Bacterial RNase P class A from an Armatimonadota bacterium, 374 nucleotides, folded computationally.
This record gives sequence, structure tokens and C1' cells, in this order.
RNA sequence: CAGGCAGGCCGGACGGUCGCCUGCGGGGUUCCCGCGGGAGGAAAGUCCGGGCUCCGGAGGGCAGGGUGCCAGGUAACGCCUGGGGUCGGAGUCGCGCUUGCGCGGCGAACGGCAUGGAAAGUGCAACAGAGAGCAGACCGCCCACGGAAGUGGGUAAGGGUGAAACGGUGCGGUAAGAGCGCACCAGCUCCGGCGGUAACGCCGGAGGCUAGGUAAACCCCACCCGGAGCAAGACCAGAGCGGCCAGGGCGGCCCGCCCGUUACGGCCGCGGUAGGUUGCUAGAGCGCGGGGGCGACCCCGCGCCCAGAGAGAUGACCGUCCCCCGAGCCAUCGCGCCCGGGGACAGAACCCGGCUUACAGGCCUGCCUGACUU
Repeated sequence: CAGGCAGGCCGGACGGUCGCCUGCGGGGUUCCCGCGGGAGGAAAGUCCGGGCUCCGGAGGGCAGGGUGCCAGGUAACGCCUGGGGUCGGAGUCGCGCUUGCGCGGCGAACGGCAUGGAAAGUGCAACAGAGAGCAGACCGCCCACGGAAGUGGGUAAGGGUGAAACGGUGCGGUAAGAGCGCACCAGCUCCGGCGGUAACGCCGGAGGCUAGGUAAACCCCACCCGGAGCAAGACCAGAGCGGCCAGGGCGGCCCGCCCGUUACGGCCGCGGUAGGUUGCUAGAGCGCGGGGGCGACCCCGCGCCCAGAGAGAUGACCGUCCCCCGAGCCAUCGCGCCCGGGGACAGAACCCGGCUUACAGGCCUGCCUGACUU
């Protein structure tokens, strides 16, 4: 420099005017004054996981749901980190010839994997095709019969169909063929050894002769899971309901320290509606430094306080500048002057950890391969 990958960060700045919510202090009594604080990387979707709260529960099983290679991290997870396997991947190597393609091996950074089990059982597979799961005879090949057309049989080496057709190469064998036999190779199962915590890998031997795919199909195996949620929950408590008293009102008469009635009044209780308070924001917190670990992450020290509304505050306008886009100007072509437009996605609501999705514009870092220069 070219190409290919992987991540991180910012997401307008300053000033003025008028407003909104809130902590503290003062006046004051529901309104002022002063000093502070006031959205995000996703506050979103509410898809997972936890804290907290109430209810339920001895324990176990069934049903139901979820997760699924291994090891680690974590409060926990379906998340994250590292590793294994497999698929892809620039390229590279070998072989073949039709000389620029085909086949096969290896394979960078890195990416994908709904990654346990298909030689337990059951099921499923459109179209094409003769045949799709204890295979199969359409063409071809071979044998028999026949003058021929054809008929019967054998055959999975060749052709054709398909996502997939029951290992590959060679020799033998055969009427033609076939793991039918043998050698090598690939794959499978079992056994042994070595490496690794493990998943797994490598090597050796034996067996049999190939056992197809699909488990976000049933199913099998292992592990995990109680329900509801801040409109949780707690406290105060108008109204309402019930009881007692008889001060007040009204009525009665035998005119009283009387009786009845009312619930205006007082007291008590129930109840938990309207409303208020709380839960509520200091936390698996943030910043810096040191240490451990490949890493996720953990430990230690110092410092900091960083929204808490409740129909729901965090805004609007103006000016200067910045960035981007489009048109124009010049004896000056410079990221110059000037005109217009734009500056995203989106907004806390009990709190955290993740995942996913949205996002104008901009900045930065790392890794791999190849070439060149010093």
C1' cells in the first nucleotide's frame, strides 16, 4: 500500500431570556427568595435471569414447562469467557485433462451451529424418478427362447431422476455382474496405549462388511423450575356502617333532676373507598490506582454521591460556533466567502445483570494474508 476481518467510543458546544420537578437554608403558610441536582446507550421490546415483597408449602412422586459438547465466570441465566467438534472462509498443495476448468487434501484472521441420543422404539420425506428405507430393473449389459417384434430370467459396474439411490481405487472372479474374494484407503463399533481437568485428539489391534437423513416429530437420557408482582407490600385515614350518651332541636303531658323522638353534637368500634405518607433510590454503584487470571471476572486501597416524577418534571426561543448535504460567487480556487436545508434513534417510573431491536453523522484501535521499500 492492497484486500479481508474483529471490536471500542462520541452522539452537538457555549452564552442569554422565559419556564418545569426536586434537596437544603431563610422568609412565610402552600407562595416567594437564595444555593445545589435533574434521562439513555439503548431509558425501548418486556424476551430470559436475579434482588426485594406478599401468599402458599414437611418430604417425595406424577403431570407440565425449560435447558442441552466440555471447563470456567456469576447472585443467577437461555448470558459471558476460554477450549473441543463440525460447516464456511482468502489462499495453498497434489492429480487429471478439454489449458482454464474439474476433483481431492490442507486451511489465515475470523464467522455460523436449536452442538446430548437416529446400530431403544414409532413416525415423516413435496416434486422428479422404474424404484425413497427389511431397496429398486426405465435405458444399458448378460443368458435362454424366438425368423423378428418381443417374452422370461440374471445384474446395481455404466447412463438417467433427485436434496438424498446403500463406501472409493485396483486386482481376481463371472455368462454379465456384485464385499462374491483379496490388498490398500475412508468410515463405524469394540479393546488397549499415550496426551488432555474434560469435551476430545493421536497411535495400534480386532471385528464385521457400510449401519442413510430428520429429535425447533413423538420419544429416550441428564439437569433445572411453587404462585403473583411496587397497581407487590406497610402505615395514617374523609365518606360509609354499627353501638353508647342525651348537651342542643322538636313533640307530649301529670310542667319535671319527666317521657318519647331526632342524630345537629360528643365518644368508641368496624371498615380500608377518595386522599395522604412510605416502599423510593447508597447500589451485585461509579471513578482512579495496585495485584491475580489467557480471558470472562475476582481481590485490595483511596476518592465520589450520580434523577426520583406520580396524568407523570428534565423544555422552548434567540445569538455565536461546530459537523453534514445541496446551489451559487471569484483577476484572489483556499475546505475561502455566501444562501438554503438538516443534526438521528428515542425518553426513566421498584432496582439490577443480560439478550434483541432502532440510530443522522463522526472518531479511534487491533488482527490476518499478500506485495514493495529501508
The sequence is in RNAcentral, with records from ENA.
It is recorded under the gene name rnpB.
It matches the Rfam family "Bacterial RNase P class A". Its family is annotated with tRNA processing, ribonuclease P activity and dimeric ribonuclease P complex in the Gene Ontology.